RNAcentral holds the sequence, with entries from MGnify. c-di-GMP-I riboswitch aptamer from a soil metagenome, 72 nucleotides, folded computationally.
RNA sequence: AAGGGCAAACCCGGCGUAAGUCGGGGACGCAAAGCUUCCGGUCUGUGAGCGACAGAUAGCGGGGUUGCCGAA
Numbered sequence: 001a002a003g004g005g006c007a008a009a010c011c012c013g014g015c016g017u018a019a020g021u022c023g024g025g026g027a028c029g030c031a032a033a034g035c036u037u038c039c040g041g042u043c044u045g046u047g048a049g050c051g052a053c054a055g056a057u058a059g060c061g062g063g064g065u066u067g068c069c070g071a072a
Stems, first nucleotide, its partner, number of pairs: 005030002010025006028059001034065003038062003041057006
């Protein structure tokens, strides 16, 4: 390059104490923006405080794992 894929913000509806998440619309972007909380960070809740525990973020970074095409 070709065929495509995902879907930020925002809006509507639902779930959750919350962070946030699911469905629909919508595209900021992404070569893993597929999957996975193992490590770190950040966020939420409980806790008088520290600590700790539980949860969230995979589109915060690292790690693990799977994967389309094939110019050079």
The coordinates come from a structure-prediction model, not an experiment, and the mean pLDDT is 87.